Model confidence (mean pLDDT): 82 of 100. This is a predicted structure of a 73-nucleotide RNA (transfer RNA) from a Gemmatimonadota bacterium. The sequence is in RNAcentral, with records from ENA. Its Rfam family is "tRNA". Rfam describes the family as follows. Transfer RNA (tRNA) molecules are approximately 80 nucleotides in length. It is annotated as a transfer RNA.

RNA sequence: GGGGACAUAGCUCAGUUGGGAGAGCGCCUCGUUUGCACCGAGGAGGUCCGGGGUUCGAGUCCCCGUGUCUCCA
Numbered sequence: 001g002g003g004g005a006c007a008u009a010g011c012u013c014a015g016u017u018g019g020g021a022g023a024g025c026g027c028c029u030c031g032u033u034u035g036c037a038c039c040g041a042g043g044a045g046g047u048c049c050g051g052g053g054u055u056c057g058a059g060u061c062c063c064c065g066u067g068u069c070u071c072c073a
Stems, first nucleotide, its partner, number of pairs: 001072007010025004019056001027043005049065005
């Protein structure tokens, strides 16, 4: 220098054919317990890496950029 993959909650990750933003763990509250843990119920937490475009509508499609991993040289 060139090719490919990835970037979504605090962490690990789903998200199908473009239309509801989610799971597990963690956190908070309540119940349970003498207390803690486990368990049960509920809740908070998101600029979907950044910018632009297409579209009635973008996490998803297109372009540019940034970062990480990987292959070739």